[in-house]
RNA sequence: GCCGCCUUAGCUAAGUUGGUAGAGCAACUGUUUUGUAAACAGUAGGUCCCCAGUUCAAGUCCGGGAGGCGGCU
Numbered sequence: 001g002c003c004g005c006c007u008u009a010g011c012u013a014a015g016u017u018g019g020u021a022g023a024g025c026a027a028c029u030g031u032u033u034u035g036u037a038a039a040c041a042g043u044a045g046g047u048c049c050c051c052a053g054u055u056c057a058a059g060u061c062c063g064g065g066a067g068g069c070g071g072c073u
Base pairs, nucleotide, nucleotide: 001072002071003070004069005068006067007066010025011024012023019056027043028042029041030040031039049065050064051063053061
C1' cells in the first nucleotide's frame, strides 16, 4: 500500500425482508436471613463508533472517516 471482518446498556452480545432497540451478567430496590451470600420479585440504565446521503420511516441500505482484529505484498 491492497483486501476482508468487527464496533449496539458498565461487561458479553441478539436484532430475520428497513417498520415501537431486546436478552444474560453486573448495578439498585424489595421479600427472605441475626447478618452476608444464595434464591425469588421488581426497577433503572441506549447519541446503535463519527459525519453525510436515500427513504414516510435507518441499528439495518449507499458514500466518506475513526478505532480494533486478521490476511496479502